[in-house]
Molecule: transfer RNA
Organism: Chloroflexota bacterium
RNA sequence: GCGGGAUUGAUGUAACGGUAGCACACAACCCUUCCAAGGUUGGCGUAGGGGUUCGAAUCCCCUAUCCCGCU
Numbered sequence: 001g002c003g004g005g006a007u008u009g010a011u012g013u014a015a016c017g018g019u020a021g022c023a024c025a026c027a028a029c030c031c032u033u034c035c036a037a038g039g040u041u042g043g044c045g046u047a048g049g050g051g052u053u054c055g056a057a058u059c060c061c062c063u064a065u066c067c068c069g070c071u
Stems, first nucleotide, its partner, number of pairs: 001070007011023003018054001026042005047063005
């Protein structure tokens, strides 16, 4: 230098172009004599920018980081 893949809450992981879920963690409350466990509720997320589209996490382009391969 070239090609391919990955990037989604603190963490892990889903999501035919049509309301971004689940688990775990965290906070409050309930339960409990207390703790643990359990239950309910809440906050927190699509790497950045642009394009296509009525509508983009998803499709296209560029950039960033990481991984793999080639030279």